The RNA shown here (SAM riboswitch aptamer (S box leader)) has 104 nucleotides and comes from Bacillus thermotolerans. It matches the Rfam family "SAM riboswitch aptamer (S box leader)". Gene Ontology term of the family: regulation of gene expression. RNAcentral records the identical sequence in 2 taxa.
């Protein structure tokens, strides 16, 4: 990287590196950043998929040491297909992606 499943409307930031962009890609909007953003480390945290416990399954609940993962904004919106509305808009689906578990 492919394919299978589940989840994406909640949580969770400090410090030290570093200097011009970034928020996945491509168009548009809206924002974040020299009052130092995106990244990268280090400590902390946050959740609970894997994990361990109640039970032998199921539900369900309970831990959080360990594997991963996240700690700006719904996955920051929208682009495709339905629908509601006279309009702004607004639901609901899919598509692209993130993430964990499995398979070969």
């Nucleotide at each position: 990287g492919c394919c299978u499943u589940a989840u994406c409307g909640a949580g969770a930031g400090a410090a030290g590196c570093g200097g011009a962009g970034g928020g996945a890609a491509c168009u548009g909007g809206c924002c974040c950043g020299u009052c130092g953003a995106u990244g990268c480390u280090u400590c902390a945290g946050c959740a609970a998929c894997c994990g361990g416990c109640c039970u032998g399954u199921g539900c369900g609940g309970c831990c959080a040491a360990g594997g991963u993962g996240c700690u700006a904004a719904c996955u920051c919106c929208a682009g495709c297909g339905g629908g509601a509305g006279c309009g702004a808009u607004c639901c609901c689906g899919a598509a692209a992606g993130a993430u964990g578990a499995g398979c070969g």